[in-house]
């Protein structure tokens, strides 16, 4: 929170069940002194996944992919015949992965002297779409474990301390919501 079964997250689906993410556990392979992390393939046993403040801008114009699922026109099998069969996507629709090129709040960087250039991130990427808000997203502490290669302390010597570094998932390709569309419904009008 619950639909009382349950419950990581999200898409289909009558249903049987399926795909994607996230995380745990293993294998192989890199970076790291290590804590720990990256990428592949598989497995499910899903227990954890912390708090304050602060931002709300830009939201445009091209382009390349894509499982699951829906569906069979044309091809192909059967049929002794013209199917109300099968098979199968090169169609469809879409969870999602992106590339230019433009643009952007707050903060950081550099230069500058009130602009200008740059990292990182957003935008594009909802259901055509508009609007608040703020987070699972920028941005700054805070805390709790964990590590020690350098620097300094310190000391028969322990990461102790300083510091420095890691770890605290994910869902936003619209999350909460209003609102407009689209579906369903009736009538009304053209073809």
């Nucleotide at each position: 929170c619950u639909a009382c079964g349950g419950a990581c997250u999200u898409a289909g689906a009558a249903a049987a069940c399926u795909g994607a993410g996230c995380c745990u556990u293993g294998a192989c392979a890199g970076a790291g002194a290590a804590a720990u992390u990256u990428g592949u393939c598989a497995a499910g046993u899903g227990a954890c996944u912390g708090c304050u403040c602060u931002c709300a801008a830009a939201u445009u114009c091209a382009g390349g992919g894509a499982a699951a699922c829906c569906u069979a026109a044309a091809g192909c099998a059967c049929u002794a015949u013209c199917g109300u069969u099968g098979c199968u996507a090169u169609g469809g629709c879409a969870a999602u992965c992106c590339u230019g090129a433009g643009c952007c709040a707050a903060g950081c960087c550099g230069a500058a002297c009130u602009u200008c250039g740059g990292a990182a991130g957003g935008u594009g990427c909802a259901g055509a779409g508009a609007c608040u808000c703020g987070a699972c997203g920028g941005g700054a502490g805070c805390u709790a474990c964990c590590c020690u290669a350098a620097c300094g302390c310190a000391u028969u010597c322990a990461g102790g301390c300083g510091a420095g570094g890691g770890u605290a998932a994910a869902g936003g390709g619209a999350g909460a919501g209003u609102c407009c569309a689209a579906u369903u419904c009736u009538c009304a009008a053209a073809g």

Group I catalytic intron, 191 nucleotides, folded computationally.
Rfam family: Group I catalytic intron. From the family's description: Group I catalytic introns are large self-splicing ribozymes. They catalyse their own excision from mRNA, tRNA and rRNA precursors in a wide range of organisms. The core secondary structure consists of 9 paired regions (P1-P9).